This is a predicted structure of a 112-nucleotide RNA (Glycine riboswitch aptamer) from Virgibacillus sp. LDC-1. NCBI's taxonomy places the organism under Bacteria, Bacillati, Bacillota, Caryophanales, Virgibacillus. The sequence was found by an Rfam model in a public genome assembly. Model confidence (mean pLDDT): 75 of 100. It matches the Rfam family "Glycine riboswitch aptamer". From the family's description: This family represents the bacterial glycine riboswitch. Glycine riboswitches usually consist of two metabolite-binding aptamers domains with similar structures in tandem.
[in-house]
RNA sequence: AUGAACACAAGGGGAGAGCUUACAAGAAAAGUUAUUCAUACAGCUUUUCAAGGUAACGCCGAAGGAGCAAGCGAAUUGCGAAUCUCUCAGGCAAAAGAACUCUUGUAGGACG
Numbered sequence: 001a002u003g004a005a006c007a008c009a010a011g012g013g014g015a016g017a018g019c020u021u022a023c024a025a026g027a028a029a030a031g032u033u034a035u036u037c038a039u040a041c042a043g044c045u046u047u048u049c050a051a052g053g054u055a056a057c058g059c060c061g062a063a064g065g066a067g068c069a070a071g072c073g074a075a076u077u078g079c080g081a082a083u084c085u086c087u088c089a090g091g092c093a094a095a096a097g098a099a100c101u102c103u104u105g106u107a108g109g110a111c112g
Base pairs, nucleotide, nucleotide: 007106008105009104010103011102012101013100018057020056021055022054023053026049027048028047029046030045031044032043033042058092059091060090064088065086066085067084071079072078
């Protein structure tokens, strides 16, 4: 004096799959009943709404997790990767999260 890998922090990008169905509660609107000409409140009925609750089915893979090939091996039993597979978990409007990737910085000190 060059400043790799790995690690950490901040910022940016970052896919997929039902805003499914049913029920209860909630909100809004309308009608009706009660002494009724009207109004207000309460009860009952109907419709609509949701991203909240419970349950059911369908789906997604890129938090995490699990599994395996070639190969290695003291050779059946071990090691052995992923964006592959599984879907335990997580997710299926938005938000959040998100493997991976870019920039900056810290640390590091391979190579020259």